[in-house]
RNA sequence: GGGCUCGUGGUGCAAUUGGUAACACGCUUGAAUGGCAUUCAAGAGACUUCGGGUUCGAGCCCCGACGAGUCCA
Numbered sequence: 001g002g003g004c005u006c007g008u009g010g011u012g013c014a015a016u017u018g019g020u021a022a023c024a025c026g027c028u029u030g031a032a033u034g035g036c037a038u039u040c041a042a043g044a045g046a047c048u049u050c051g052g053g054u055u056c057g058a059g060c061c062c063c064g065a066c067g068a069g070u071c072c073a
Base pairs, nucleotide, nucleotide: 001072002071003070004069005068006067007066010025011024012023019056027043028042029041030040031039032038049065050064051063052062053061
C1' cells in the first nucleotide's frame, strides 16, 4: 500500500430478505431466609463508531472517514 471481516447497553452477543433493537451475565428494587448465598418477581440501561446519500421509513442499502482483527505485498 491492497483484499476480506467487524464496530450495537458495563461485558459477551442477536436482529436471515429495510418496518418502532432480542437474549445472557452484571446492576437496582422487592419477596422468601435469623443473615449470607441461592431462587423468584419487577425495573433501569444501547436510538447502533463518525459524517453524508437513497427511502415514507436505515443497525441493515450506497459513498467517505476513523478504529480493531486477519491475509497478501